[in-house]
Molecule: Glycine riboswitch aptamer
Organism: Clostridia bacterium
RNA sequence: UUGGACGAGCCUCUGGAGAGCCUCAAUUGAGCACCGAAGGAGCAAGCCGAGUAAAACUAAUCGGUCAAACUCUCAGGUAAAAGGACAGAGUCAAACAG
Numbered sequence: 001u002u003g004g005a006c007g008a009g010c011c012u013c014u015g016g017a018g019a020g021c022c023u024c025a026a027u028u029g030a031g032c033a034c035c036g037a038a039g040g041a042g043c044a045a046g047c048c049g050a051g052u053a054a055a056a057c058u059a060a061u062c063g064g065u066c067a068a069a070c071u072c073u074c075a076g077g078u079a080a081a082a083g084g085a086c087a088g089a090g091u092c093a094a095a096c097a098g
Base pairs, nucleotide, nucleotide: 001098002097003096007092008091011090012089013088014087015086020032022031023030024029033078034077035076039074040072041071042070046065047064048063049062050061
């Protein structure tokens, strides 16, 4: 000096869904109906162990581990604004290579 994997809860810009701008009270509360893409929670196959008839293998079963945009709807949300998983571009840092 060139490139640069992996990475960045909290960097920048852009895009970004769904569902009542409902009712009462008059406060930021209460109520009914709904949404899922902040966050949070749940689990499948598989794997590991136990179990098992005489050695091995091995069923049901039990325990552990185990993902999501699936499920739940605690939180959050249901006009605009804000937020928003995720995606793209940039930026930062940098193993490593020339």